[in-house]
This record gives sequence, C1' cells and structure tokens, in this order.
RNA sequence: GCGGCUGUGGUCUAGUGGUAAGACAAGAGCCUUCCAAGCUCUUGACCUGGGUUCGAUUCCCAGCAGCCGCA
Repeated sequence: GCGGCUGUGGUCUAGUGGUAAGACAAGAGCCUUCCAAGCUCUUGACCUGGGUUCGAUUCCCAGCAGCCGCA
C1' cells in the first nucleotide's frame, strides 16, 4: 500500500428498515440478628460524518479504531 471482518450501557451478547432486548455489574427496597444468597424496582448504549427513505442500529459512501490475510 491492497483486500476481508468487526464496531450496540461499565462488561458480554441479541436485534438487521417502524418504541433497542437479555445477562453480569452499579444504586434503592424486601427478606435476614448481621453478611452472603434470593426476590422486586431503577439508572445507563447503537464509533464519526454524509446520502437513500415518510422513517436508518439496520441499506449505500467516506473516515476512524481493532483484528486477520497479501505485498
């Protein structure tokens, strides 16, 4: 330099045009003599910019980051 794949809360994963889901973690409450465990509730996310579309996490283009391969 070229090609491919991936990018979603603090972490791990789903979702693939129409309100973004789950688990762990964090906070609050219940229970318990206390702690742990258990139950309930809450907080918190689509890498960036542009395009298509009534509508984009999703489709297209460019960029950025990571990984892999070729040179």